[in-house]
Context: one part of a larger RNA
């Protein structure tokens, strides 16, 4: 790993970016030559091109040698030897190849073990023995498979890389100039060969793959409680000032603690202050997530759409890094209007360190600056296909109707949901995904392994601190 699990039983990092690493679209060579020759088939191929030793095969010639033949020749067979052709020759020399992975096969690689042949250790586990005779012997075993990965040799050329010609310094044909090794016994010289430079002509279909319901990018009209900064507006509280009454108010289950003739409480008219943004507000929008609602201006960003624009594999997921991250908390200002940990006082009670009440500090707000955690929850990783009906809703786009704008329908893309029964799936509940899972493999990342000890103990990193990130054992059940 084949072959687990991760919505709720243990386990999806809060979230985005992102390098290493993994994994990535579809095209480009389909017909193979050749011989034996009709069996319903068989065999060969040792990378290519030039030269070529040693040997060999055919043919031509010359000289030799035996035999034969003749009176002596001619001529004819043999064996041997030189000379020349041509043919073959993987010793050898030059020149020149796309390179891996993956496969088939072969050599090679320890035994014992495993599997597995052969044998009546009386069986058997074993053990490598043993059987057989006419009795001076004679016959045999002691096999055989598998042995991962790497390495050696050959064959495939399907699938996965990977290279060629875009600034032509590109193939191939021919061609002219220059320069130079090495070899021809040596010395000089010419040429020819062979390298290596500039060059001229010609050949060619001369050479650039589609344009991914892959991604980027421009361009457009939009669109949204996205996001900074500045401004504007509301009511309501709270205190305050003035003015008006008079005896209570508050708060409560009933109380009280608090406040009141120095005029509370209420009531009207103005002020300031710091919060906050009701109704409208929705199973509506947007935003990576945390989150985001008075107007208005300005700044940059973003999604979707539309596109017969353009590039042309740029892609997806992601260790190590980074950014952002509610609330509570920590530093320094600033500002406290309501609320309200702590703290005090009244109740209640058997107690009340608490729920009720009446005060009231840190905080709540705003700057700068750390912290990095949450039921940070859709308790459900991103990407990418595929399976099924339906009506709503947002945004854009196109037609139709309608008539300036609104509105209706019909279509298409892209969101937030959501009803319906499952062919499915699951232990159910449930669930278009949690489905295309033993009929088990689309990719890629994180994370669990029985309940406590325990997210502790101790190292280590980070931090001002609180205290994050790693994170055990002993024991215990």
């Nucleotide at each position: 790993u084949u072959g687990c699990u991760g919505u709720u039983a243990a386990a999806a990092a809060g979230c985005u970016c992102g390098u290493a690493g993994u994994u990535g679209a579809a095209g480009c060579u389909c017909c193979g030559g050749c011989g034996c020759c009709u069996g319903u088939g068989c065999g060969c191929c040792u990378g290519u091109c030039c030269g070529g030793a040693a040997g060999g095969g055919c043919c031509c010639u010359c000289g030799a040698u035996a035999c034969u033949g003749u009176a002596g020749a001619a001529g004819g067979u043999u064996u041997c030897g030189g000379a020349g052709g041509u043919c073959u020759g993987c010793a050898c020399g030059g020149a020149c190849u796309u390179u891996u992975a993956c496969u088939g096969u072969g050599a090679a690689c320890a035994a014992a073990u495993u599997a597995a042949a052969g044998u009546g250790c009386u069986u058997a586990a074993a053990g490598c023995a043993g059987g057989c005779g006419u009795u001076u012997g004679c016959c045999u075993g002691a096999a055989u498979a598998c042995u991962c990965u790497a390495g050696c040799a050959u064959g495939g050329a399907a699938u996965a890389a990977u290279g060629g010609a875009a600034g032509a310094g590109g193939a191939c044909u021919u061609u002219g100039c220059c320069c130079a090794u090495u070899u021809u016994a040596u010395u000089g010289g010419u040429u020819c060969u062979u390298g290596g430079g500039c060059g001229g002509a010609g050949u060619a279909a001369u050479g650039g793959u589609u344009a991914a319901c892959a991604g980027g990018a421009a361009c457009a009209g939009u669109c949204g409680g996205g996001g900074g900064c500045a401004u504007c507006c509301g009511u309501a509280u709270u205190u305050g000032a003035u003015a008006g009454u008079c005896a209570g108010a508050g708060g409560u289950g009933a109380a009280a603690u608090u406040c009141u003739u120095a005029g509370a409480u209420u009531u009207a008219u103005c002020a300031a202050a710091g919060a906050c943004g009701a109704a409208c507000u929705a199973a509506a929008g947007c935003g990576a997530a945390a989150g985001c609602a008075u107007u208005u201006g300005c700044c940059a960003a973003g999604g979707a759409u539309g596109u017969u624009u353009u590039c042309a594999u740029u892609a997806a997921u992601c260790a190590a890094g980074a950014a952002c991250g509610a609330a509570a908390g920590u530093u320094a200002g600033g500002g406290g209007g309501u609320c309200a940990a702590a703290g005090a006082c009244g109740a209640u009670u058997a107690g009340a360190u608490a729920c009720c009440g009446u005060c009231g500090u840190a905080g709540u707000c705003c700057u700068a600056a750390c912290u990095a955690u949450a039921a940070a929850c859709u308790a459900u990783a991103c990407c990418g296909a595929c399976u099924a009906g339906g009506g709503a809703u947002c945004g854009g786009c196109g037609g139709g109707g309608a008539a300036g704008c609104c509105c209706c329908c019909c279509g298409u893309c892209g969101g937030c949901a959501c009803c319906u029964a499952a062919u499915g799936a699951g232990a159910a509940a449930u669930c278009a995904a949690a489905g295309u899972c033993u009929u088990u493999g689309g990719g890629u990342u994180c994370a669990g392994g029985g309940g406590g000890g325990a997210g502790u103990a101790u190292g280590g990193u980070c931090g001002c601190a609180a205290g994050g990130c790693u994170g055990a054992a002993a024991c215990u059940u």
Molecule: small-subunit ribosomal RNA, central domain
Organism: metagenome